[in-house]
RNA sequence: CGAGUUGACCAGGCAAUCGCUGCCGAAACGCGUGCGCUUUACGCAUACGGUUUUGGGGGAGGAAAGUCCGGGCUCCAUAGGACAAGGUGCCAGGUAACGCCUGGGGAGCGUGAGCUCACGACCAGUGCAACAGAGAGCAGACCGCCGAUGGCCUCACAAGGGAUCAGGUAAGGGUGAAAGGGUGCGGUAAGAGCGCACCGCGCUUCUAGUAAUAGUAAGUGGCACGGUAAACUCCACCUGGAGCAAGAUCAAAUAGGCUCCCGCAUAGUGUGGUCCGCACUUGGGGGCGGGUCGAUUGCUUGAGCUUAAGCGCGAGCUUAAGCCUAGAUGAAUGAUUGCCGCUUAGCAAUAAGCACAGAACCCGGCUUACAGGUCAACUCACAUA
Numbered sequence: 001c002g003a004g005u006u007g008a009c010c011a012g013g014c015a016a017u018c019g020c021u022g023c024c025g026a027a028a029c030g031c032g033u034g035c036g037c038u039u040u041a042c043g044c045a046u047a048c049g050g051u052u053u054u055g056g057g058g059g060a061g062g063a064a065a066g067u068c069c070g071g072g073c074u075c076c077a078u079a080g081g082a083c084a085a086g087g088u089g090c091c092a093g094g095u096a097a098c099g100c101c102u103g104g105g106g107a108g109c110g111u112g113a114g115c116u117c118a119c120g121a122c123c124a125g126u127g128c129a130a131c132a133g134a135g136a137g138c139a140g141a142c143c144g145c146c147g148a149u150g151g152c153c154u155c156a157c158a159a160g161g162g163a164u165c166a167g168g169u170a171a172g173g174g175u176g177a178a179a180g181g182g183u184g185c186g187g188u189a190a191g192a193g194c195g196c197a198c199c200g201c202g203c204u205u206c207u208a209g210u211a212a213u214a215g216u217a218a219g220u221g222g223c224a225c226g227g228u229a230a231a232c233u234c235c236a237c238c239u240g241g242a243g244c245a246a247g248a249u250c251a252a253a254u255a256g257g258c259u260c261c262c263g264c265a266u267a268g269u270g271u272g273g274u275c276c277g278c279a280c281u282u283g284g285g286g287g288c289g290g291g292u293c294g295a296u297u298g299c300u301u302g303a304g305c306u307u308a309a310g311c312g313c314g315a316g317c318u319u320a321a322g323c324c325u326a327g328a329u330g331a332a333u334g335a336u337u338g339c340c341g342c343u344u345a346g347c348a349a350u351a352a353g354c355a356c357a358g359a360a361c362c363c364g365g366c367u368u369a370c371a372g373g374u375c376a377a378c379u380c381a382c383a384u385a
Base pairs, nucleotide, nucleotide: 002380003379004378005377006376007375008374009373010372012340013339014338015337016336017335018334020059021058023056024055025054026053027052028051029050031049032048033047034044035043036042061356065367066366068365069364070363071362072361073243074242075241076240085239086238087237088236089235090104091103092102093101094100105119106117107116108115109114120234121233125232126231127228128227142173143172144169145168146167149166150165152162153161154160181199182198183197184196185195186194200223201221202220203219204218205217206215207214208213247297248296249295250294257288258287259286260285261284262283267281268280269279270278271277304323305322306321307320308319309318310317311316341354342353343352344351345350
């Protein structure tokens, strides 16, 4: 200097003005409740709320998103056990918990820093493997090789020779994603773990490790026990349901319900502007209760944040000190101006723009979106010393 890997962080900055929404105060107003008072009245503003004015201070995110996992909280259900259903799946640790995170093992990828992986069990059982191929599971003879042995031909017979009928053969070819260890030597009629050496594999033990697992450790077996479980299944572990529109409190009008009092007619109700008429038998008042509209609450002090020390490789844990940092509900968090920064266009003056995106009971994760920039550690290549 170029190309990368991993981790952490910022998310245009400053100022002024005008708004929006909570909070804390101040002043004014008898508007509501309440209290005082002899009554409609009147008074009380350090009784509570409301309205108006005014001062101060707070006001989106790293993902607030998807709503995919896990928990807190709330209500309902629940003796205990089993089945079903669903989920998770190498080992150890972290955690309130997790399908998350950290560390480790194994496998794969990368020159490397590093990255990726649902990674338990097919000697419990069942199933599946299209097409091709002779054969697809304790297999198979299509081509090829052989034909030692028995038969056949040749030969008078034998020896010898020939073809390959029976048959032998998994070395070689071919099919396939996959064809029942690999290389070599011996061996054989040709072959074959048939025998041997090395490599590989299985089993037993030993050693190291908490474990997963590992070993150029010792022995043993001629040797696959094939593949597939995001196939049924088996094994181990986990899971009650619904969700802040949960739930709680207060509580109008109307219509039902219960109850008390008055009223049984020259009454009442309905129809109707009124009267007559017609129809009906109830009607008036008070109280209670359920619950709707509505209001309040739940609501933001919490597995919280920052700093320091200690422990741990790490995720994280412990202790101490300090801090309070949105709480809306037809749903606030904005707009304008000036200066600066960055990007794009332009010779310039200047103009346009500022990534993804907007809290809704609260946390821990994962996933997805994202302009530009900062820092740290590390890798590879080149050059120079």
The RNA shown here (Bacterial RNase P class A) has 385 nucleotides. Of the family's consensus pairs, 95% are formed in the model. A source record names the gene rnpB. Its mean pLDDT, the model's own confidence on a scale to 100, is 77.